[in-house]
A computed fold for a 73-nucleotide RNA from a Caldilineaceae bacterium, annotated as transfer RNA. Taxonomically the source falls in Caldilineaceae (Bacteria, Bacillati, Chloroflexota, Caldilineae). Its mean pLDDT, the model's own confidence on a scale to 100, is 83. RNAcentral holds the sequence, with entries from ENA. It matches the Rfam family "tRNA". It is annotated as a transfer RNA.

Parts: sequence; C1' cells; structure tokens
RNA sequence: AGGUGGGUAGCUCAAUUGGGAGAGCACUGGUCUCCAACACCAGCGGUUGCAGGUUCGACUCCUGUUCCACCUG
Repeated sequence: AGGUGGGUAGCUCAAUUGGGAGAGCACUGGUCUCCAACACCAGCGGUUGCAGGUUCGACUCCUGUUCCACCUG
C1' cells in the first nucleotide's frame, strides 16, 4: 500500500427480502432470610464507531473516514 472480517446497553453477543433495538450477565428496588447469599418479581441502561447519501422507512443498502484483528506484498 492492497484485501477480508468486525465496532449495537457497563460486559459478552443477537437482530437473514429494509418495517416495533433485544437477550444473558452486571447494576438498582422489592419478596424471601435473624443478616447475607441463592431463588423469584420488577426496573434502569442505546448518538447501532463517526459524517454524508438512497428510501415513505436504514443496525441492515451506497460513499467517505476512524479504530481493532487477520491475510497478501
């Protein structure tokens, strides 16, 4: 320099013809317990890396850019 894959909640990850942004863990509150843990119930938490474009509508398609991993030279 070129190429491939990836960046979504605090963490690990889903979201498949483009149509309601979600799960587990963590955290907070409650029930339970002498207290705690476990268990159960509820809740909180998002600029989908960033900037544009296409579209009635974009995590998803297109362009640019940035970061990480790998491959080629």